[in-house]
RNA sequence: GCGCUCGUAGCUCAACAGGUUAGAGCGCCGGUCUUAAACACCGGUGGUUACGGGUUCAAAUCCCGUCGGGCGCG
Numbered sequence: 001g002c003g004c005u006c007g008u009a010g011c012u013c014a015a016c017a018g019g020u021u022a023g024a025g026c027g028c029c030g031g032u033c034u035u036a037a038a039c040a041c042c043g044g045u046g047g048u049u050a051c052g053g054g055u056u057c058a059a060a061u062c063c064c065g066u067c068g069g070g071c072g073c074g
Stems, first nucleotide, its partner, number of pairs: 001073007010026004019057001027045006050066005
């Protein structure tokens, strides 16, 4: 340099060939429980879907570019 692939919450991941509120677990905060804590249970908290454009009535999803990670080729 070229090709493929990935980028969604603090972390690990879903989101069924574009479709009606972007979710789950862990974490974090509060409560119950305890002498106190842990565990458990209840409630709450969280995202400009890497960034910038484009297509569409509608984009996390499709297209182009940029940036970053991984793999391969030279």